[in-house]
RNA sequence: GAACGAUAAUGGCAAACCAUCUGAAAGGAUGGGGCGCAAAGCUAAAGGGUCUAAAGCUCGCAAGAGCCAAGAUAGCCUGGCCACCGAA
Numbered sequence: 001g002a003a004c005g006a007u008a009a010u011g012g013c014a015a016a017c018c019a020u021c022u023g024a025a026a027g028g029a030u031g032g033g034g035c036g037c038a039a040a041g042c043u044a045a046a047g048g049g050u051c052u053a054a055a056g057c058u059c060g061c062a063a064g065a066g067c068c069a070a071g072a073u074a075g076c077c078u079g080g081c082c083a084c085c086g087a088a
Stems, first nucleotide, its partner, number of pairs: 004086002012037002017032006035075001041081003046078003049073003056067004
């Protein structure tokens, strides 16, 4: 230095749920909370998956239905970037 990851040390993050705010929704933000996490740090303009369907398009007399991401997810996976500690 690389790889690897412990009942080590110092610390970190924060699922469900609750409150408030925000958004068409999915979801997000803040506070509480703590299921878990060795990258649960960053990247969604690298690729795939998944969720939503406002606008748009199609159908319909209408109510409404269908399609669709440029919305969302990094705590779905792969890739990329960066980083603390050091037993085996």